[in-house]
């Protein structure tokens, strides 16, 4: 040059997801309904991330190891909206490897 394959930006698509959950005080506000943040207290969600595994594959046998995910835990996060949000596209640039 080209190609693979890794993860990264930016813009477009997409968008599931669970109590605006009680209680105690504090702010705010004349006051009161509310709103916020804290605290400890139960419930609950999985589609950021992050953790396990099965066919299989090595192997004499077993162990061990490798071995996927939108599966299954829920550690993180996160249950009005706002924000996150997998996973698809172009496009850009970065690294390894191959040639």
């Nucleotide at each position: 040059u080209u190609g693979a394959c890794u993860g990264u930006u930016c813009c477009g698509g997409g968008g599931a997801c669970a109590g605006a959950c009680a209680c105690a005080g504090a702010u705010u506000a004349c006051a009161a309904u509310g709103a916020u943040a804290c605290g400890g207290g139960a419930g609950c969600c999985g589609a950021a991330g992050g953790c396990g595994c099965a066919a299989c594959a090595c192997a004499c046998c077993g162990c061990u190891c490798g071995g996927a995910a939108a599966c299954g835990c829920u550690c993180a996060g996160g249950c009005a909206a706002a924000a996150g949000g997998a996973c698809c596209g172009c496009a850009g640039g970065a690294a390894u490897c191959a040639u």
The prediction has a mean pLDDT of 78. This is a predicted structure of a 99-nucleotide RNA (Glycine riboswitch aptamer) from a Gammaproteobacteria bacterium. It matches the Rfam family "Glycine riboswitch aptamer". Rfam links the family to the GO term glycine biosynthetic process. On this family, see Mandal et al., Science 2004: "A glycine-dependent riboswitch that uses cooperative binding to control gene expression". The model forms 88% of the base pairs in the Rfam consensus. The sequence was found by an Rfam model in a public genome assembly.